Model confidence (mean pLDDT): 79 of 100. Predicted 3D model of RNase P RNA and transfer RNA as a complex of 465 nucleotides. It holds a member of the Rfam family "Bacterial RNase P class A". It is annotated as a ribozyme. Its Rfam clan is "RNaseP clan".
[in-house]
């Protein structure tokens, strides 16, 4: 200079106008209105995919069933989350990617294709033995049915039961030897561990899938702020109080009370009702609508200091930073600042200066939090690789 | 706030580890039939199995992640 690889950060800014939610505080002609002044989204607020706080339920104890997670060690309040390390693949490397316990417990499955698909096969091949045939004077010599031996060649397949020479053998085969491989047991050594490494013994040769069913270890009680609490219209329930006495032959009468016409009121006169509780007051408890809390000082930001390789953890100092409820946090204009296209100068050809235009993402709080995924116009930065020049 | 299913030719289903380089009905397209049209007969073309990874020798089917649809409770 080129191609790459990871890692953290921004997500326009300033000002004017009109508008909108919270608080607070003056004023007014006070269920309100007005002024002022503070304050008003995100890196993801999102998906709702894990996990916790907080609340209510329900609970001696212990299994089972179901459902997650799954190498080892830290870290966290927790995690499936992060951090460091281990093995395994994949890249020349920087780096990346893995649900990564167990298939030498059990079950199960493997399609075509092939002679066989799991302690398995005999199609061709090899070797043995040879009926029976043909050549041949005769020793012999050829074809060769049945039967038997072999897993060493060929060939199928995505996989055929280590793998290379050698002995051996009728031909052959871990049958045996030697190296290699693999596995499994013991042991030493590093290392908290995964696990790496070194030796010894064992012919053990065990394929493969658990994102198959299970085994094993570990972890989970249910519901969720419309959780939960606190005041309480309306309606409806309950309690008290709420005018009825007396005579009677039972038919009603007298005295009294409400309530209506007759009137402007009053008195009077007349109709209806008068032991059942209405209306009506007045108390009680549960308890809808509504409103208030739950709910903004918290596993909290920021800065710096220590310990840690790092996640992180802990000392100090500081700082308070939306809380709407059918849902506010907007729109415009101006100036600067990016990006990009064209024009015009200018130049040390790397770029600069001017001016005209277009562009500017993904999206948005609704009980906090800690993660993870996803979406995202542009943009600013650390560190490291491989290659190539040039000192 | 808490639970479920679905996604496959233009439409509707089937297909749920393997002979599936996808089946079936409709629907298009073209030939024959017919005086013409249906109807009928024969032949075609039509699929990134939503989309992206993994696991597996082999995935439309199993896992994991995302996008979309629709359903039930409170």
């Nucleotide at each position: 200079c080129a191609a790459g690889c990871u890692g953290g950060c921004c997500g326009g800014g300033c000002g004017g106008u009109c508008g909108c939610g919270g608080c607070u505080u003056c004023g007014c002609g006070u269920a309100g209105c007005g002024g002022g002044g503070c304050u008003g989204a995100g890196g993801a607020a999102a998906g709702u995919c894990c996990g916790c706080a907080c609340u209510c339920c329900c609970c001696a104890g212990a299994g089972c069933a179901c459902g997650g997670u799954g190498c080892c060690g830290g870290c966290u309040a927790a995690c499936g989350g992060c951090c460091g390390g281990g093995c395994a693949g994949g890249g020349c490397g920087a780096c990346c990617u893995g649900a990564u316990g167990g298939c030498a417990a059990g079950u199960g499955c493997a399609a075509c294709a092939g002679a066989g698909a799991g302690g398995a096969g005999a199609u061709u091949g090899c070797c043995c033995c040879g009926a029976a045939c043909c050549c041949g004077u005769a020793c012999g010599g050829g074809u060769g049915a049945a039967g038997g031996g072999u897993g060493a060649g060929g060939g199928u397949g995505a996989a055929a039961c280590g793998g290379u020479g050698g002995a051996g053998u009728a031909a052959g085969a871990g049958u045996c030897c030697a190296c290699c491989g693999g596995c499994g047991g013991c042991g030493g050594c590093a290392g908290c561990a995964a696990u790496g490494u070194c030796g010894c013994c064992g012919g053990c040769c065990a394929g493969g899938c658990a994102a198959a069913c299970c085994c094993c270890a570990c972890c989970g009680g249910g519901a969720g702020c419309a959780a939960g609490g606190u005041c309480a219209a309306g309606c409806a329930g309950g309690g008290u109080g709420g005018a009825a006495g007396c005579c009677u032959u039972c038919g009603g009468g007298c005295u009294g009370c409400g309530g209506g016409g007759c009137u402007g009121c009053u008195c009077g006169u007349u109709c209806c009702g008068c032991c059942a509780a209405u209306a009506c007051a007045u108390c009680c408890g549960g308890g809808u609508a509504g409103a208030c809390u739950g709910c903004a000082u918290g596993a909290g930001g920021u800065g710096u200091c220590u310990g840690g390789u790092a996640a992180c953890a802990g000392g100090c100092a500081u700082c308070c930073c939306a809380g709407a409820u059918a849902g506010a946090u907007g729109a415009u204009c101006g100036c600067c600042g990016g990006u990009c296209a064209c024009c015009g100068g200018c130049u040390c050809c790397g770029g600069c200066c001017g001016g005209u235009g277009a562009c500017a993402a993904c999206a948005g709080a609704a009980u906090g939090c800690g993660g993870c995924u996803u979406a995202c116009a542009g943009g600013c930065u650390g560190g490291c690789u491989u290659g190539g020049u040039u000192u | 706030g808490g639970g479920g299913g679905c996604g496959u030719g233009g439409u509707g289903u089937a297909g749920u580890g393997g002979u599936c380089g996808a089946a079936c009905a409709u629907g298009u397209g073209g030939c024959c039939c017919u005086g013409u049209c249906a109807a009928g007969g024969c032949c075609a073309a039509g699929a990134u199995c939503g989309c992206g990874g993994g696991u597996u020798c082999a995935a439309a089917u199993c896992c994991c992640g995302u996008c979309g649809c629709u359903c039930c409770c409170g």